A computed fold for a 1385-nucleotide RNA from an uncultured bacterium, annotated as small-subunit ribosomal RNA.
RNA sequence: AGAGUUUGAUCCUGGCUCAGGAUGAACGCUGGCAGCGUGCCUAAUACAUGCAAGUCGAACGAACCACUUCGGUGGUUAGUGGCGAACGGGUGAGUAACACGUAGGUAAUCUACCCCAAAGACGAGGAUAACGGUUGGAAACGACCGCUAAUACUGGAUAGGAAGUCAUCUCGCAUGAGGAGACUUUUAAAGUUCCUUCUGGGAACACUAUGGGAUGAGCCUGCGGCGCAUUAGCUAGUUGGUGAGGUAAUGGCCCACCAAGGCAAUGAUGCGUAGCCGGACUGAGAGGUUGAACGGCCACAUUGGGACUGAGACACGGCCCAGACUCCUACGGGAGGCAGCAGUAGGGAAUUUUCGGCAAUGGGGGAAACCCUGACCGAGCAACGCCGCGUGAAUGAUGAAGUAUUUCGGUAUGUAAAAUUCUUUUGUAGAGGACGAAUAGCACUAUCAGGAAAUGGGUAGUGAAUGACGGUACUUUACGAAUAAGCUCCGGCUAACUACGUGCCAGCAGCCGCGGUAAUACGUAGGGAGCAAGCGUUAUCCGGAAUUAUUGGGCGUAAAGGGUGCGUAGGCGGUAUGUUAAGUCUGAGGUAAAAGUGCGGGGCUCAACCCCGUGAUGCCUUGGAUACUGGCAAACUAGAGUGUGGUAGAGGCAAGUGGAACUCCAUGUGUAGAGGUAAAAUUCGUAAAUAUAUGGAAGAACACCAGUGGCGAAGGCGGCUUGCUGGGCCAUUACUGACGCUGAGGCACGAAAGCGUGGGGAGCAAACAGGAUUAGAUACCCUGGUAGUCCACGCCGUAAACGAUGAAUGCUAGGUGUAGGGGCGAAAGCUUCUGUGCCGCAGAUAACACAAUAAGCAUUCCACCUGGGGAGUACGGCCGCAAGGUUGAAACUCAAAGGAAUUGACGGGAGCCCGCACAAGCAGUGGAGUAUGUGGUUUAAUUCGACGCAACGCGAAGAACCUUACCAGGGCUUGACAUCCUAGGAAUCCGGAGUAAAGACCGGAGUGCCCUUCGGGGAAUCUAGAGACAGGUGGUGCAUGGUUGUCGUCAGCUCGUGUCGUGAGAUGUUGGGUUAAGUCCCGCAACGAGCGCAACCCUUACGGUUAGUUGCUACGCAAGAGCACUCUAACAGGACUGCCGUUGACAAAACGGAGGAAGGUGGGGAUGACGUCAAAUCAUCAUGCCCCUUACGCUCUGGGCUACACACGUACUACAAUGGCGCAAACAACGGGGAGCGAAAUCGCGAGAUGGAGCAAAUCCCAAAAAGGCGUCCCAGUUCAGAUUGCAGGCUGCAACUCGCCUGCAUGAAGUUGGAAUUGCUAGUAAUCGCGAAUCAGAAUGUCGCGGUGAAUACGUAACCGGGCUUUGCACACACCGCCCGUCA
Repeated sequence: AGAGUUUGAUCCUGGCUCAGGAUGAACGCUGGCAGCGUGCCUAAUACAUGCAAGUCGAACGAACCACUUCGGUGGUUAGUGGCGAACGGGUGAGUAACACGUAGGUAAUCUACCCCAAAGACGAGGAUAACGGUUGGAAACGACCGCUAAUACUGGAUAGGAAGUCAUCUCGCAUGAGGAGACUUUUAAAGUUCCUUCUGGGAACACUAUGGGAUGAGCCUGCGGCGCAUUAGCUAGUUGGUGAGGUAAUGGCCCACCAAGGCAAUGAUGCGUAGCCGGACUGAGAGGUUGAACGGCCACAUUGGGACUGAGACACGGCCCAGACUCCUACGGGAGGCAGCAGUAGGGAAUUUUCGGCAAUGGGGGAAACCCUGACCGAGCAACGCCGCGUGAAUGAUGAAGUAUUUCGGUAUGUAAAAUUCUUUUGUAGAGGACGAAUAGCACUAUCAGGAAAUGGGUAGUGAAUGACGGUACUUUACGAAUAAGCUCCGGCUAACUACGUGCCAGCAGCCGCGGUAAUACGUAGGGAGCAAGCGUUAUCCGGAAUUAUUGGGCGUAAAGGGUGCGUAGGCGGUAUGUUAAGUCUGAGGUAAAAGUGCGGGGCUCAACCCCGUGAUGCCUUGGAUACUGGCAAACUAGAGUGUGGUAGAGGCAAGUGGAACUCCAUGUGUAGAGGUAAAAUUCGUAAAUAUAUGGAAGAACACCAGUGGCGAAGGCGGCUUGCUGGGCCAUUACUGACGCUGAGGCACGAAAGCGUGGGGAGCAAACAGGAUUAGAUACCCUGGUAGUCCACGCCGUAAACGAUGAAUGCUAGGUGUAGGGGCGAAAGCUUCUGUGCCGCAGAUAACACAAUAAGCAUUCCACCUGGGGAGUACGGCCGCAAGGUUGAAACUCAAAGGAAUUGACGGGAGCCCGCACAAGCAGUGGAGUAUGUGGUUUAAUUCGACGCAACGCGAAGAACCUUACCAGGGCUUGACAUCCUAGGAAUCCGGAGUAAAGACCGGAGUGCCCUUCGGGGAAUCUAGAGACAGGUGGUGCAUGGUUGUCGUCAGCUCGUGUCGUGAGAUGUUGGGUUAAGUCCCGCAACGAGCGCAACCCUUACGGUUAGUUGCUACGCAAGAGCACUCUAACAGGACUGCCGUUGACAAAACGGAGGAAGGUGGGGAUGACGUCAAAUCAUCAUGCCCCUUACGCUCUGGGCUACACACGUACUACAAUGGCGCAAACAACGGGGAGCGAAAUCGCGAGAUGGAGCAAAUCCCAAAAAGGCGUCCCAGUUCAGAUUGCAGGCUGCAACUCGCCUGCAUGAAGUUGGAAUUGCUAGUAAUCGCGAAUCAGAAUGUCGCGGUGAAUACGUAACCGGGCUUUGCACACACCGCCCGUCA
């Protein structure tokens, strides 16, 4: 000192949370020692038991006990008497108060014991308790009679004091105080002990009066410290006076009379809460919180009240009364008060021993010894806190074992252990052994003062005695590493990581958040981090939080400017002079108790702890200074106001008046419609509407002018005229002389709607009615229509009453409009003041924006804010006729809510552009039958995957067995397959029986290769065996690699440096043109670059060169020859907007033309940027993890993948005449061929068979191309169409039943061009025609290729779909298939 958390990211605002410190603590786990502290925070609840205040016989009488030398001596104490019991100890209930703190006052007071000074104690008297007797009562406790003493009590004297009267001196801020004097009145006493030279005197302690001191206390005052205004008025002894009373004393303290005051927004009164302080905790401080322990004050003592005694009490362990409670009782009456120390019950999360001692310190009594003292000193219990110590130290690698993990190599635990060598704090046992304790008291000695002396006193010295703690601290000896480590945490904040288990379960969590099968966040383990006799958790306080902001915040949009003005209190206030000294500054003094804190020292071994010294913000007194602020006095004119002269204006109020329009009424003309809408209908109209003309009535509003123009404080104000009236501005500088600014309360004004009373009512129009729209339509649209809108008077008092910006003053670059006025000027224009706009600098701002009309720089005053929701709600008050307004919470709940800006995505926003996207066309799909795929259903199984485009003739370039993964059944278990080991045999081949088949079984043949020391060994292979292992088309494509689809062959996607921005980001890549293209050009805070585009590659179109057999041929055929042509295949060429013209910015480019085989990327292909879809695939393959292991592996037979009420996709064939059928040596290209293609010829109607020439192919074969040509049919379910079915055959194959293909004959279904909807295609394309190939034993209407014939149309880009760029809005970012509201569950 900060950090986490709102967002895709950013900046800001803002809350929540954390890290720190503290505690009279409690709880969980754990626990060795010592020192010093602390320990009922709750029930001021109730208390058993014991103790906590007595003492004096040297005040008194009396009784008793012991001893006695019989003279007494010593002791005890019930009573009288004295002193004390008002201290000490406890608690915090009450108290918001002179209770406390601080500073003062007391001239308004008292003070026992103590100290000092000075004086005195004379002389009398009468009682009473104890005691004795009688007697009452259960007891507590009494009653009556009699006796007696005092330092008990009562008179008298004297002294002093006090009071009154008289006159006088000194002093004080006032009341007044003090001194001396005269007279009057009133008021004291007590002894006891000791000494003696014993009449008497002395000493000590008591006693009386007076003056003073000290101490303690009373009373009064200034200032200070809680909450609520949803408590605003309170007060009759109340405020004051006079008199009397009362008190130690002032005072309405009390009383009588008189007056009517006193307090309060600077918060009275009321309610709630609370003992106050020194201090303590925290904090940089200012502050905030707190008031345990220690200390000061106060209050209280079961609750309430009262007085007595006394120096002191209205009295914790006193009295009386009343209440509650408890106890005793003979029922008549009595007793009691732990908030003293222990202790008990109860309450509670929670707080100790019914301990020892008066040794010390202190207190009471006493002459003293001494007695008393739960004050106190100590011990005990409790890790409750602080502080200190220990649980060992050094060496020690084979880096042991174990454990954990692992890529199986290792790594970690870890010098850690073991082991070796040491030490002994602590511990156990033994020995010694304190300080605290002597300036007290006692005894003695010396000396001093006093005294006649003695006793006694002061000072100094000596001596003896006294310890609860405690045989404790401490010292020392012996023994032996021996007796001693836990707790929390390890996702980020926050130091510390792996494995297993679990699988949105169990659980964690302070905030954010983890957990749905690979969890560093749950649980366990290993390891690690932190602290340590403790560690965590909970609770509370401060801090961080500048998050209540005095120090030190804000208010345009985040929460926050009152709707506006006038103005009271208050706050603040111009220039200059004098005075004062209140504020302010400064010096000195007093005080601020002690303890504590800070600083400097010292003592316990250190520390905690303790001791000594010193210091301090505050308050008070006093001396001084006078710049500033304030007070007072007297001035000034720059602020403010007045006057004078002008001036603009929808400023206000009242009265009058005008025209246009709407509606209504009357009359005329006129006839079937009108009205209304996107289209209609409700509605009006033949009883004459609408339209049109004339006349009339009524109400309301004022077109054009009209303007980011004017006026007004705001709300607001608009025809014209008149009257009354407010304010502004300009000019002038005559007058006043600070008269000013702001403004809590208060008063006034205050749109619209609404309310009351009475008018008015044309139009418009909530509510309402009807018609439409719609799934519905309590809406939008239409037809009507009432309050209301208008006027008068009275309420209401609110609005996004907004510039979301309070008022005032001063200052701080400019530019450009506009309204009003002035000056200069001939004019143009310049200048000045006031208002009203825009742009813009500095500045300021989170940014947007603001910027002389500030949101800038300053000053003054007011209002308001403090996370979101709950809520501007509830309750209460005030206002209102009501509606409602104003003031205005809490419980509970969330971790956000929010502002500005950024990048995307999105929009039934905008602009530009493209694409068979639409349009223009051609042919289809959707209807039929069949084929095929899918869904669904079925099934033992119908294996699995693919699901919008981008799954569905897809994986599958081909399921009868195999394939095959599925099902049923039969078998195998180191296995069908791989590597290693042991034993035996070479391998291998043939046969048999049996079975559904396989496996298992039986028999026979067979002996190779390499090396050899001739025993044997090895390679390869088979059988058997043991185990490591094999195997899995089992799961997860959401753990992955690889591959692929898609947007999309769309033109985009980025980077470096620079610049701009607080930042996310922007710029570049935007703009003007152009292109198929981010293609190119120009411009530009950008300059460059990369991946894409294009080009380079293949193919096709042209000719050339070269080469040429199997090809070709001008040679009649063959052979042979030749290479011109066709063709083949290699090479270079050719096309580049190169040339011309026009347009364009002279650019890029576009258009037209020439030439050319080809013209503007010539056609086609391959080629797919950054990325998106957790897109597809674990079943091509590979692969992590999980799962199975006599099975989820392997094998065999059979079945299934081919099922079938149905639905969808993709195709084929058709519905016919652009056709069917028939006839006839018309014309291709790509390809394939050895387990192959298979010719000729022969047979068969045909599929095909026989056959086997030729060909590993420019040579042979498949191979016939088909549409085309010629003829026929004549519009029909046909000479169309061919499904389905029957019979008979063929081919492949171990095998065509489930379940293949083909042929012939026969049969001859639906179908006559297809609803809504929808697909492809822009040229050698669509359409149409056939051919080939891969897969393959066989099995294409599928797929991939090939050529033949060969069109139509595109005006165009508004709309649909998809895409690109720019811009705009946004509360979306999982990104519109978003977000989100209400109701219900």

Its Rfam family is "Bacterial small subunit ribosomal RNA". Its mean pLDDT, the model's own confidence on a scale to 100, is 84.